[in-house]
RNA sequence: AAAAUUCUUCGGGGUCGAGUGUGAUUCUCAACCGGCGGUAUAGUCCGCGAACUCUAUGAUAUAGAGCCGAUUCGGUGAAAUUCCGAAACCGACGGUAAAAGUCCGGAUGGGAGAAGGCUUGC
Repeated sequence: AAAAUUCUUCGGGGUCGAGUGUGAUUCUCAACCGGCGGUAUAGUCCGCGAACUCUAUGAUAUAGAGCCGAUUCGGUGAAAUUCCGAAACCGACGGUAAAAGUCCGGAUGGGAGAAGGCUUGC
């Protein structure tokens, strides 16, 4: 140094403008956004987290299981569904005077993980 223990901190963004309507940031036109790890730099590849559903238990905690969206073409290159050019596509649950990726809420929550410190250790 690797590794292990433990603690601390951090850890999700986004409807400008216009139309219809009694009423819509929910519809229409249009605009905007992109968690974490891996890999040639990724919302769309691979894996994970969250959300949602079910089961066990007195239990909202805990554990286990399920479910889990969406991309192509061209170019460069040793290598890119990641870069460059072009054109597409996707987005939990509950609420609402009207249907929501973007408003409000569970959530001052949880969290993949990231950084740093202590100790052990050779």